Description
A computed fold for a 73-nucleotide RNA from an uncultured Bacilli bacterium, annotated as transfer RNA. Its mean pLDDT, the model's own confidence on a scale to 100, is 81.
RNA sequence: GGUUCCGUAGGAAAGGGGUCCAAUCCAAGCGACUGCAACUCGCUCAUCAGCGGUUCGAAUCCGCUCGGAACCU
Repeated sequence: GGUUCCGUAGGAAAGGGGUCCAAUCCAAGCGACUGCAACUCGCUCAUCAGCGGUUCGAAUCCGCUCGGAACCU
C1' cells in the first nucleotide's frame, strides 16, 4: 500500500428499512419495602464511531473519514 470484517448505553450484547417507545444482563441513580440495612420489586439512563447521500421513512442501504482485527504484498 491492497482486500475483507467489525464499531449499538459506564461494561457486555441482540436487532440488518416501518410493527408504540433500540430487547436483555451487569453497573449507576431515584423510589417502594425495612427500626436501619441486605434481598426483592418499580422507575430512570443509547439521535447506534463521525460526516454526507439514497428513501415517504435509516441503528439498518451507499460513499468518505476515524478507530480496531485478520489476510495479502
Annotation
It matches the Rfam family "tRNA". Its family is annotated with triplet codon-amino acid adaptor activity in the Gene Ontology. By type it is a transfer RNA.